[in-house]
RNA sequence: UGGGAGAUCGUCUAGCGGUAGGACGCGUGGCUCUGGACCACGUAGCGGGGGUUCGAAUCCUCCUCUCCCAGCCA
Repeated sequence: UGGGAGAUCGUCUAGCGGUAGGACGCGUGGCUCUGGACCACGUAGCGGGGGUUCGAAUCCUCCUCUCCCAGCCA
């Protein structure tokens, strides 16, 4: 530099134009002799800008970052 893939709670993951959900973690409470087990509640997220649309995580576009392949220099 070219081609391809990807970016959603702290982590993993669902969504595929119509209320952003789940698991783990964490916090509070309950239960318990105690607990790291069990139960309830809570916590926090769509990489950034623009566009299309009544409505965008989702479609289009530009940018940023990450990964894979190839190439170039050393």